[in-house]
């Protein structure tokens, strides 16, 4: 410090996720030791048991008991003396918890001139006298107990009275002085009032008053201190005054009276949540989160209330009352409070021992010894955390065995790892030694000086603990796991599984080859731990002060005015609030940081420093901001002049057009559409003429024109009103900018009331279209549109761009001004292009989206949702404000490359057109589908399957079916064994395979050979997967395309090149050009054919010479010709003319056999279709193995209501039949072709030469020509059927071909639709071949005869290039919207119902203090001899206050709820097709109506609309 994830790829925006650190943690697996820490986060739930606050006999009385002595054994004396009691001090500390509390509670800084403070310290002064009680003890009772009543007697450092006292208090004065105000301080006068305690007898400790200090506490104030505005108004003791009361003290703290204030948008009140801080975690920091342990403060002590005592409490282990709960009970009554330490139950994912000691530190009491102390110090449990140590070290390669993997006779890895050799002994174990923590108090001794203190020495005290630590002994001995291994992210292979089981933090993995699941081997990372989960910060600049944005990604308010607020021109002076600097105080300790030191190191601890960025006070500075005063003119405003305009309001008015009415002319249609129909019309329409009526809107001018804040504004005139610009520099003198809340205006639609109503026109009706058509189209038509008044307050209210000010290169239009004779300059608007800059890019660019300043508004992933609830406004429609649960990993912007478009442009093709001939109708052949079947084997299925694999199914083929049989049989090899047979022939059974019977029989050099059988090892599969593959093939397409290197442009994907202008069959070539070159394709090179030449001359040829024949190159010969087959020539836009820069094109051109690729073939770029083929072959994986293998017979592949494709033959006279007889080429032939002869009507049969082929044969070519038939189901047509034959073959029944005779079906040129073909082509005619025993209408070839037409590119189809739009990229067979149906989830409403909280009114009124009363009771004081009286006190009564409780109402919050609404999610459901392309009616926004649904229609608006044309402006 970043990374993954939206896309085909890119840049950006933006969310989600990860890597880091942390924890009072928990869970899973695992676990050797030690040190230091930590340990109920949940139920402030309930608690058994024990302990946690006592102490003082030097305050008091004094007892049980014990001891000693005496004893008359009853007891007495003395010593000692617990417990309890009175009294003092403590119990308000220490310890626990975080319920409550949003508060002066806490933090920080001040103040108290408004206060208190026990114990402690210091100082001054003092302690005289007297009295009455009461607990205890004793006696007598009540009660189960707790407890309690009465009587008698008694003490004190308990209580009371008197005295004494001022530096105390109070009251009234006087003087001085000080302060920020109230006021304080000092001095002083008079009057009044309040004190005390002893113990002990050496000494010491106490007591009282006052003052001061210290400590602690109280009060007040400034500042800081969570969320919600869907909480906006709150408050009656409330705010203030006055008087009184109360308090330690100020104060509405309380009460009476008076006034009406007080708080609040700088957030009152209300609701929710929460103890606060030092600090802790994280972070570079700023921040964010937290508030365990330790320290400070606060609050609380079962819940609520109350006071008492006391220096201090409204009191955790005190009291009283009420309530809930638990316990005891004799039922009458009582007792209790672990949020102290342990511990128990419960809750929970989860948190420890009913331990030891007061040795140390600290606390209480005490003179002290000492006692008490669950504070504390220790120990126990727990890997909860941090830190440290160990589980060995070195050598050791035959790289062992075993495991795992592989390209497997071998290698790689585990791996120096092990074994083995040597060494060491931390730790553990055993034994032995063994601390520091302890210094004191007290006591003893000594020293110093004056009592008394101080100092020195000695002595005593250890829970932990026989612990830490040290030594010795032996021996590698006692000690390694967890997670991960697709990317992020370090680490890879095999097996199993087969969208199953499962994994997953995100992306995602798994559907038969999973580095992603499970196991194994190996590897990686940490390590006594490792992972997971939860939470916080970080990364996240993803709330942005540091440090973000708002044209299109989320985001500028519809516009203006203006309040508070924020900000603000130039100069001078003053001040010093902000600001800056110095100084002082404070900012507890611990913590963090630094240094040093101590535990063997570290964690941990100690000492010192720094820091604590803060607050307060004080002194100074004065540039800037503020404040005060004065001045200025440039901002702003005013005045005057000159202009401008569709600016507004009101009134009047004009013509054109539509409609209607009346009248005339006139006659059959009009109207409307893609085409129609509804509609109107013989009762006279439409058309036309004249007149009249009425409403709405204003052609041309007219324009990127003008005006207005926006919405918006258009005939003309008038009135009123407002505005803007320029000029003058006359007036004021900062008067300014922005603007939360607020106010005004605000298109269209809509609402209310009253008018008006021509045209248009939601709804509605009808007609069409359509599968449907609640639409688009047509005919009608109501609200509405118009006017007046009043509402509504929203729009794509848009420049999707808030307002203001200043600055920053240019060019060019236009509107309104000014100056100038003009050129031109200048001001304000309104447009275009461009520079720098900015921007993700598109773009913007002085009218900024640039550079800066000020103010306002708004945004923070998509959906849910602008929805729900609440509130406000509205007559309503609705508007404003505006969430959450849940769900997804994206949603989105700009640009790129493709693909696509019922987008555009250009070009091409038998694509259309122009022609010729077909198919579709018939019969048959053949293939396919379907059906059937035991089987009808399998594959091919738009183009690119269907006379296709198959170039030839009777058996075989054959893969299918039925049946009866077989088990390693075919091929080959190796090794072993056995035999000399088997095989063959014949016969029997059988459908055959096969089984049985019988017959005959090897060679030999004796080594063996050969053959067969048998054993073992290796089989076989037309079974599956063409979506695991190779190879091969089809198609786009013989279309002209597809790419690369370097350079350049762009952030990038990419672009350029390859585009543009021409040209071509062509990315063919030329010109231009940030491109220059190159490759695969095109073309050419190859083959055939067309002309000529050369060479050669058999089997081919025969002109000339000769021979011969009825005749024939038959023969001698010939090498001319044809031909054969090798090599050459030839054609290149080369020449000419025209056009053009060129390429090139045009030409009846010349020449030439051939002319612009001469014709044909082979040749198929990068790629597309998961195209076809596992059944040609090969091959991975899977499957079968007495069968899915192999063999046999028979059957099937040939079925047949039907549908389709491809063909053949026809329908006839361009023909049929008969006759005649000429001219080809390619080919094939020995299990062959077969001349010729004979026979047969014929298919053919029987003989029989030649030929292994330029020699012989197939072989006859056919259309042609001549004659006849004369338009008919025929002398057309030949299906079908009968019968007789021929041939092949083991065999023609299913199921061959052919021949003869007979039969003679459909069919008279074919609907919609559709196919081929541009020249030696179509059409037509025959011939040959492969396959093959036989079988051809198919296929592959060959030649003969031989046309018509192409104006042209509008349209259909296919393709190429350029451009455009896109929400597509699996790429339009794409994407995608809504209703309905089903399942699940969260949520709104909901009659109601159940809880919680809060509030108002009333009732009740415990304890308690206060007030009042006090007839009852009463020791201290007074009077009195006494009785008694008085003062005072108490019980009791009453009153106000008040907790709990009760009744009724309100508000608020949560749960449940029949039913109901929408939303989300889900693999394949239903209906349509709304959107994305001009998405097939451009889309969207607002509004209104309608409709199963997406939606449709009306009105107004927007471009975030394609296309075509025009206009204007700009660039060059």
């Nucleotide at each position: 410090a970043g990374a993954g994830u939206u896309u085909g790829a890119u840049c950006c925006u933006g969310g989600c996720u990860c890597a880091g650190g942390a924890u009072g943690a928990a869970c899973g697996c695992u676990a050797g030791c030690g040190g230091c820490a930590g340990g109920c986060c949940u139920a402030a739930c309930a608690c058994a048991u024990g302990c946690a606050a006592g102490u003082c006999g030097a305050g008091g009385g004094g007892u049980a008991g014990a001891g000693u002595u005496c004893u008359u054994c009853g007891g007495a004396a003395c010593u000692u003396g617990a417990g309890a009691c009175c009294g003092g001090c403590g119990c308000a500390c220490g310890g626990g918890u975080g319920c409550g509390u949003a508060a002066c509670g806490c933090g920080u800084a001040u103040g108290c001139a408004a206060u208190c403070u026990a114990c402690c310290u210091u100082g001054u002064a003092c302690a005289g006298g007297g009295g009455a009680a009461u607990a205890g003890c004793c006696c007598a009772g009540a009660g189960a107990a707790a407890u309690u009543u009465g009587g008698a007697u008694u003490a004190a450092u308990g209580c009371c009275c008197c005295a004494u006292a001022g530096u105390a208090u109070u009251a009234c004065g006087a003087a001085a002085u000080c302060g920020c105000a109230u006021g304080g301080u000092u001095u002083u006068g008079u009057a009044a009032u309040u004190a005390a305690a002893g113990u002990u007898c050496c000494a010491a400790c106490g007591g009282u008053a006052c003052a001061a200090g210290a400590u602690g506490a109280g009060c007040a104030u400034g500042c800081g201190u969570c969320c919600c505005a869907u909480u906006a108004g709150u408050u009656a003791g409330u705010u203030g005054g006055u008087a009184a009361g109360g308090u330690a003290a100020c104060g509405g703290c309380u009460u009476g009276c008076c006034a009406a204030g007080a708080c609040a948008a700088u957030g009152a009140u209300g609701g929710g949540u929460a103890g606060g801080g030092g600090u802790c975690c994280u972070g570079a920091g700023a921040g964010g989160g937290a508030g365990a342990u330790c320290c400070c403060c606060c609050a609380c002590a079962c819940u609520g209330g109350u006071a008492c005592u006391g220096a201090g409490a409204c009191a955790c282990g005190g009291a009283c009352c009420a309530g809930a709960c638990u316990c005891c009970u004799a039922c009458g009554g009582g007792a209790g409070g672990c949020a102290g330490c342990a511990g128990u139950g419960a809750g929970g994912a989860a948190u420890a021992u009913u331990g030891g000691u007061c040795a140390a530190u600290g606390g209480g009491c005490g003179c002290a010894a000492g006692c008490c102390u669950g504070a504390a110090c220790c120990a126990g449990c727990c890997a909860u955390g941090c830190c440290g140590c160990g589980u060995g070290c070195a050598g050791g390669a035959a790289g062992a065995c075993g495991g795992u993997c592989c390209u497997a006779u071998g290698g790689a890895u585990u791996g120096u790892a092990a074994a083995c050799u040597g060494c060491u002994u931390u730790u553990a174990u055993a034994c032995a030694g063994g601390a520091a923590g302890a210094a004191a108090c007290a006591c003893c001794u000594c020293c110093a000086c004056g009592u008394g203190u101080g100092g020195a020495g000695g002595c005593u005290u250890g829970a932990c603990g026989g612990u830490a630590c040290u030594g010795u002994a032996g021996g590698a001995a006692u000690a390694a796991g967890g997670a991960u291994c697709g990317g992020c992210u370090a680490a890879c292979u095999c097996c199993g599984u087969g969208c199953c089981a499962g994994c997953a933090g995100c992306c995602g993995c798994g559907g038969u080859a999973a580095u992603a699941c499970g196991g194994a081997g190996g590897a990686u990372c940490c390590a006594a731990g490792c992972g997971u989960u939860a939470u916080c910060c970080g990364g996240a600049a993803u709330c942005a002060u540091u440090g973000g944005g708002u044209u299109u990604a989320a985001a500028g308010g519809g516009u203006c005015c203006g309040u508070a607020g924020g900000c603000g021109g130039u100069c001078u002076u003053a001040u010093a609030a902000g600001u800056c600097a110095g100084u002082g105080g404070u900012g507890a300790a611990a913590g963090c940081c630094c240094a040093u030191c101590g535990c063997u190191c570290a964690a941990c601890g100690a000492u010192g420093g720094a820091a604590c960025u803060g607050c307060c006070a004080u002194u100074g500075a004065u540039a800037c901001u503020g404040u005060a005063a004065g001045a200025c003119u440039u901002g702003a405003a005013u005045a005057c002049u000159u202009a401008g305009g569709a600016a507004g309001u009101a009134a009047c008015u004009a013509g054109a057009a539509u409609a209607u009415g009346u009248a005339g002319u006139g006659u059959a249609g009009c109207g409307g559409u893609g085409a129609a129909a509804u509609g109107c019309u013989u009762a006279g329409a439409u058309a036309u003429u004249a007149c009249a009526u009425g409403g709405a809107a204003u052609a041309c001018c007219a324009a990127u024109u003008g005006c207005g804040a926006a919405g918006g504004c258009a005939g003309g005139u008038u009135a009123c009103u407002a505005c803007u610009a320029a000029g003058u520099g006359a007036u004021u003198g900062a008067c300014g900018c922005u603007g939360a809340u607020g106010g005004a205006c605000g298109a269209a639609a809509g609402c209310g009331u009253g008018g008006g109503g021509a045209g248009c026109g939601a709804a509605c009706a009808g007609g069409a279209u359509u599968a449907g058509a609640u639409a688009c189209c047509c005919u009608g038509g109501u609200a509405g549109u118009c006017c007046a008044c009043g509402c509504c307050g929203u729009a794509a209210a848009c420049g999707a761009u808030g307002g203001a000010u200043a600055c920053u290169a240019g060019c060019u239009g236009u509107u309104c001004g000014g100056a100038g004779c003009a050129a031109u300059c200048u001001g304000a608007g309104u447009g275009g292009c461009u520079a720098a800059g900015c921007g993700a890019a598109a773009g913007u660019g002085a009218u900024a989206a640039g550079u800066a300043u000020c103010c306002c508004a708004c945004c923070u992933g998509g959906g849910g949702a602008g929805u729900a609830c609440g509130c406000a406004c509205g007559c309503a429609a609705g508007u404003g404000u505006g969430a959450a649960a849940c769900u997804c990993a994206a949603a989105g912007g700009a640009a790129u490359u493709g693909a696509c478009g019922g987008g555009g442009g250009c070009c091409c093709g038998c694509a259309c057109a122009a022609g010729c001939g077909g198919u579709g109708g018939a019969g048959c052949a053949u293939g396919u589908g379907g059906u059937u079947u035991a089987a009808u084997u399998c594959g091919a299925u738009g183009a690119u399957a269907c006379g296709c694999g198959a170039g030839g199914a009777a058996c075989c083929u054959u893969a299918c079916c039925a049946g009866g049989g077989c088990u390693u049989a075919a091929a080959u090899g190796u090794a072993g064994a056995u035999u000399g047979a088997c095989a063959g022939g014949a016969c029997u059974g059988g459908a055959a395979a096969c089984a049985g019977u019988u017959u005959u029989u090897u060679c030999u050099u004796c080594g063996g050979a050969c053959a067969a059988u048998u054993u073992a090892c290796a089989a076989g599969g037309u079974g599956c997967u063409g979506c695991a593959u190779g190879g091969u093939u089809g198609u786009c397409g013989u279309c002209a395309g597809c790419u690369c290197g370097u350079g350049c442009c762009g952030u990038g994907a990419g672009g350029u090149g390859u585009c543009a202008g021409g040209u071509u069959a062509a990315g063919u070539c030329c010109u231009a050009u940030a491109a220059c070159g190159a490759g695969c394709g095109c073309a050419a090179c190859c083959c055939c054919u067309g002309u000529c030449g050369u060479u050669a001359g058999u089997u081919g040829c025969c002109a000339g010479c000769g021979a011969g024949u009825c005749a024939u190159g038959u023969c001698g010969g010939g090498a001319a010709c044809u031909c054969u087959a090798a090599c050459g020539a030839g054609a290149c836009u080369g020449c000419c003319a025209g056009u053009g820069u060129a390429a090139a094109c045009u030409g009846u051109g010349a020449g030439g056999a051939a002319g612009g690729u001469g014709g044909g073939g082979a040749u198929g770029a990068c790629g597309u279709c998961a195209a076809a083929u596992c059944a040609u072959c090969a091959c991975g994986g899977c499957c079968c193995u007495u069968a899915c293998a192999a063999g046999c017979u028979g059957g099937g592949c040939u079925a047949c209501a039907c549908a389709c494709g491809u063909g053949c033959u026809a329908c006839a006279a361009u023909g049929g039949c008969g006759g005649u007889g000429a001219c080809a080429g390619u080919g094939g032939g020995c299990a062959g072709c077969c001349a010729c002869c004979u026979c047969g009507c014929g298919a053919g049969a029987g003989g029989g030469a030649g030929c292994u082929a330029a020699u012989c044969c197939c072989a006859a070519a056919a259309a042609g020509c001549c004659g006849u038939c004369u338009c008919a189901g025929u002398u057309c047509g030949g299906a079908u059927u009968g019968u007789u034959c021929u041939c092949u073959g083991c065999a023609a029944c299913u199921c061959g071909a052919g021949a003869g005779c007979a039969u003679g079906a459909a069919g008279g040129c074919g609907g919609a639709a559709u196919c081929g073909c541009u020249a030696g082509u179509a059409a037509u005619c025959g011939c040959g071949g492969a396959u093959c025993a036989g079988c051809a209408u198919g296929c592959c070839g060959c030649g003969g005869u031989g046309a018509a037409u192409a104006c042209g590119u509008u349209c259909c189809c296919a393709g190429g290039c350029c451009u455009u739009g896109u929400a597509c990229a699996c790429a339009c067979c794409g994407c995608c919207c809504g209703u309905c149906a089903c399942a699940c989830c969260a949520u709104g409403g909901g009659a109601g119902u159940u809880g919680g909280g809060u509030u108002c009114a009333c009732c009740c009124g415990a304890a308690g203090g206060c007030g009042u009363u006090g007839c009852g009771c009463u020791a201290a004081c007074u009077c009195g001899c006494a009785a008694g009286a008085g003062a005072g006190g108490c019980a009791g009564g009453c009153g106000a206050c008040c907790a709990c409780g009760g009744u009724g109402g309100g508000c608020u919050u949560a749960g449940c709820g029949a039913c109901u609404g929408g939303g989300g999610u889900g693999a394949a459901g239903u209906c349509g097709u709304a959107a994305c392309a001009a998405g097939g009616u451009a889309g969207c926004c607002g509004u209104a109506g309608g409709g199963g649904a997406a939606c449709c229609u009306g009105c107004g608006g927007c471009u975030g609309g394609a296309u075509c044309a025009c206009c204007u402006c700009c660039u060059u």